The prediction has a mean pLDDT of 82. SAM riboswitch aptamer (S box leader) from an Ignavibacteriales bacterium, 119 nucleotides, folded computationally. Rfam family: SAM riboswitch aptamer (S box leader). Gene Ontology term of the family: regulation of gene expression. From the family's description: The SAM riboswitch is found upstream of a number of genes which code for proteins involved in methionine or cysteine biosynthesis in Gram-positive bacteria.
RNA sequence: UUCUUAUCAAGAACGGCAGAGGGAACAGGCCCGCUGAUGCCGUAGCAGCCGGUUUCGAUUUAUCGGAACGUCGGGUGCUAAAUCCUGCCUUCCUAAUUUUUGGGAGGGAAAGAUGAGAU
Numbered sequence: 001u002u003c004u005u006a007u008c009a010a011g012a013a014c015g016g017c018a019g020a021g022g023g024a025a026c027a028g029g030c031c032c033g034c035u036g037a038u039g040c041c042g043u044a045g046c047a048g049c050c051g052g053u054u055u056c057g058a059u060u061u062a063u064c065g066g067a068a069c070g071u072c073g074g075g076u077g078c079u080a081a082a083u084c085c086u087g088c089c090u091u092c093c094u095a096a097u098u099u100u101u102g103g104g105a106g107g108g109a110a111a112g113a114u115g116a117g118a119u
Stems, first nucleotide, its partner, number of pairs: 002118007013043005021032003026087004044079003049075002051072001052069008083111001088108009
C1' cells in the first nucleotide's frame, strides 16, 4: 500500500510550544478558533480491540469456545459536536403542487476512522 473482518448515538482534560486557520477529501450546511483553535510535546484520563489473568465447557490433551476482570497500564487507539449532518439507493409520514418540490423519521450502500489477521 492493498485485501478480509469486527466496531463506530456511550466515555474521557490540563499544562507547555507555536500562531491562523480548523472540523479526512469535494460540495452544501452547521460549528470550533487570537478568551489562542487545528497541530506537536508532556502529564492525566477514557475505553476494553489485541495481549494478560481468573473461571466454565468441549475435546483429538493441546488446542478451541463462552463468561468475568482495568485494583492488568503489556501492544494499539481515543479524549468538541452521531464518523458533526447531508450527498447515492430505498421505506414511511406530511405540506403544497402536481407528478415534481419542500419538511420530518427510518433502513441500506459508498467513503472514512480504529483494532485484529493477511499481503